RNAcentral holds the full RNA, with entries from Rfam. Predicted 3D model of a 551-nucleotide part of an RNA (large-subunit ribosomal RNA, domain I) from Rubrivirga marina. Its mean pLDDT, the model's own confidence on a scale to 100, is 82. NCBI's taxonomy places the organism under Bacteria, Pseudomonadati, Rhodothermota, Rubricoccaceae, Rubrivirga. It matches the Rfam family "Bacterial large subunit ribosomal RNA".
Context: one part of a larger RNA
RNA sequence: AGCACACGGCGGAUGCCUUGGCACAAGAAGGCGAUGAAGGACGUGAUAAGCUGCGAUAAGCGUCGGGGAGGGGCAAAUACCCUGCGAUCCGACGAUCUCCGAAUGGGAAAACCCAGCGGGUUGAAGACCCGUUACCUGCAGGUGAAAACAUAGCCUGUAGGGGCUAACCUGGCGAACUGAAACAUCUAAGUAGCCAGAGGAAGAGAAAACAACAGUGACUCCCCAAGUAGUGGCGAGCGAACGGGGACCAGCCUAAACCGACAGCAUUUCGGUGCUGUCGGGGUUGUAGGACCUGCAUACGGUGAUCUGCAAGCCGAAGACGAAGUGGCCUGGAAAGCCACACCACAGAGGGUGAUAGUCCCGUAGACGUACAGCGAGCAGCACCGCAGGCACCUGAGUACCACGGGACCGGAGAAAUCUUGUGGGAAUCUGCCAGCACCAUCUGGUAAGGCUAAGUACUCUCUUGUGACCGAUAGUGCACUAGUACCGUGAGGGAAAGGUGAAAAGAACGCCUAGUAGGCGAGUGAAAUAGUACCUGAAACCGUGUGCUU
Numbered sequence: 001a002g003c004a005c006a007c008g009g010c011g012g013a014u015g016c017c018u019u020g021g022c023a024c025a026a027g028a029a030g031g032c033g034a035u036g037a038a039g040g041a042c043g044u045g046a047u048a049a050g051c052u053g054c055g056a057u058a059a060g061c062g063u064c065g066g067g068g069a070g071g072g073g074c075a076a077a078u079a080c081c082c083u084g085c086g087a088u089c090c091g092a093c094g095a096u097c098u099c100c101g102a103a104u105g106g107g108a109a110a111a112c113c114c115a116g117c118g119g120g121u122u123g124a125a126g127a128c129c130c131g132u133u134a135c136c137u138g139c140a141g142g143u144g145a146a147a148a149c150a151u152a153g154c155c156u157g158u159a160g161g162g163g164c165u166a167a168c169c170u171g172g173c174g175a176a177c178u179g180a181a182a183c184a185u186c187u188a189a190g191u192a193g194c195c196a197g198a199g200g201a202a203g204a205g206a207a208a209a210c211a212a213c214a215g216u217g218a219c220u221c222c223c224c225a226a227g228u229a230g231u232g233g234c235g236a237g238c239g240a241a242c243g244g245g246g247a248c249c250a251g252c253c254u255a256a257a258c259c260g261a262c263a264g265c266a267u268u269u270c271g272g273u274g275c276u277g278u279c280g281g282g283g284u285u286g287u288a289g290g291a292c293c294u295g296c297a298u299a300c301g302g303u304g305a306u307c308u309g310c311a312a313g314c315c316g317a318a319g320a321c322g323a324a325g326u327g328g329c330c331u332g333g334a335a336a337g338c339c340a341c342a343c344c345a346c347a348g349a350g351g352g353u354g355a356u357a358g359u360c361c362c363g364u365a366g367a368c369g370u371a372c373a374g375c376g377a378g379c380a381g382c383a384c385c386g387c388a389g390g391c392a393c394c395u396g397a398g399u400a401c402c403a404c405g406g407g408a409c410c411g412g413a414g415a416a417a418u419c420u421u422g423u424g425g426g427a428a429u430c431u432g433c434c435a436g437c438a439c440c441a442u443c444u445g446g447u448a449a450g451g452c453u454a455a456g457u458a459c460u461c462u463c464u465u466g467u468g469a470c471c472g473a474u475a476g477u478g479c480a481c482u483a484g485u486a487c488c489g490u491g492a493g494g495g496a497a498a499g500g501u502g503a504a505a506a507g508a509a510c511g512c513c514u515a516g517u518a519g520g521c522g523a524g525u526g527a528a529a530u531a532g533u534a535c536c537u538g539a540a541a542c543c544g545u546g547u548g549c550u551u
Stems, first nucleotide, its partner, number of pairs: 001550009015536001016500002020471002022468007029460002031164002039100003042055003046078002050074002061094006070082003105114003115133007135161009168199001169197005179186001183233001209216002220247005230238002251452003254396001258281010286430001288395003292390005301385004307381004313375002319368001321366001325341004330337001342359002344348001350362003401425008411437001432447005487494002507535001510522004
């Protein structure tokens, strides 16, 4: 030195475990904010660095309800306190709530600086305390220029807004990589991103719709139709609708004609008349409807998504009741295991207890209780709901439509309808007008140029409950632990590692070695200390010690 065996060190794999995650389902909630949010800074404890809680009333104060013996958070220890005059704890509602932050009296390098006005403290104050003072918009009132009236402006009052927020939603602006095996039309994609706005959903929505000689009857979502018809450097690709089947169902209000009131203006023979505006009545549709005139009928009933009141009941905070097992000189540190004989079960889900417990504990099945809030059948008020003839007054205008230039549709300008609109032109008025994929005729369907509308649909920052052929500490969230922490970066931003003694600290009194509060050896605890806090198990690499063999 090599090999073998034995015993160690180092190391932290593996096994087992789980306080944490992940996914989904059902339900709830779907917002918070000038009554100052979200998020922070700084404080706050007898001792207090961190986390948590709280706010100068500061791990807390009050009321009500629950609960019933201990309590002063994580978190030990000492001290000192609280508590059957009911604490701690749990629920609901209040009080307090520094400073920053939309931040809003002015300023500023956030958590700081400096003011005005009113009130207070004080003998007084330049000190201190309390309140108030931002901007924008709507409405009301006042004041009031250039410039006479007026208007602008200014002021006051009052109401609202502002900011934050995971996804879902609507709108505005809107890429590129990429694909086309290059690339330009095209694609990616109206995606990502940015901006604006809203709601618990949003958007859409009661046919100027489809269809095809038969019919359907608002919208939305799903399945099929169908990767079809189409479109397309006819490349890559893109890609409907009709119709059928389901989910869910709900329809309404205005403008105008006409009538009236009020105000202003014009006119007047002062009797009025006309115009404009506001308000009220009326009216709302395509087998056209309505107004007006005439005639008939007129109260039961029906409908309702609005508002108001009443309301059975339901749900519902903290909670609370809840069956049944003992023994063993069996093993063991420990019984829930084993043996023996029992019992309950609408409860043999699950968790805990010194190993594996239906009957030990918490629970479970079942059956209760409840403030505030919520839901709420139903009732009442309330709102709405006719027919015929005549007449020809009304039925949404810079609109429809056309031209040019774009965009949206399955449709890339094409024969290109339809929808939309930047520029220009510019109708008709029911004997009207639009559509049915250029256009025309016939036929058919509809009635634009005002508005509202639940449900079915999308989503989950958050709460509750439950489940898992989901993970089990290099996994599962980045984070099971003082984690968006430490640390890195000027910054935007990036971003960890790190779980396990034992049933119970019983966490090793005392002694010895030693420079030693390091470490070790005894002693002691414990079932175990090769379970000693560098603590379950303790693999390998790697490093040793001893013995044997070989050289």